[in-house]
RNA sequence: CAGACGAUGCGGGAGAGCCCAGUCCGGCGACAGCCGGGCAUGGCGCCGACGGAGCAACCACCCCCGGAAACUCUCAGGCACAAUCACCGCACUCGUUGG
Numbered sequence: 001c002a003g004a005c006g007a008u009g010c011g012g013g014a015g016a017g018c019c020c021a022g023u024c025c026g027g028c029g030a031c032a033g034c035c036g037g038g039c040a041u042g043g044c045g046c047c048g049a050c051g052g053a054g055c056a057a058c059c060a061c062c063c064c065c066g067g068a069a070a071c072u073c074u075c076a077g078g079c080a081c082a083a084u085c086a087c088c089g090c091a092c093u094c095g096u097u098g099g
Base pairs, nucleotide, nucleotide: 001098003097004096005095006094007093008091009090010089011088012087017044019043020042021041022039023038024037025036026035027034028033045079046078047077051075052073053072054071058067059066
C1' cells in the first nucleotide's frame, strides 16, 4: 500500500398445517356445545438456506487415501408472528496473511 481469509457489528434475507385429536386455563350458554390461549402429549401432512450425512461434476494423486455443492436424504431442526438462517452488501472495528 491495497488485496485475500476469518471474526464482530449493521442492513437485506426464503420455504413449509397458527391441521386434527387429547389435555389444562378463561369466557359465553338452560343443556348440548361454541370461542380464545397454552402444553417437552399423540397423529398425519409438509419445508431446507443453521447443523449432520450421502453421491457427484470438478480438484488433487503413480496407485490407494483425500477435498468437494445452493444437488440428494430429512437424523436433528423448522412449518401464524417472532427466532434461526445459507447468501449479498456495508463498516476498516479486530485478527491472520500477501506484495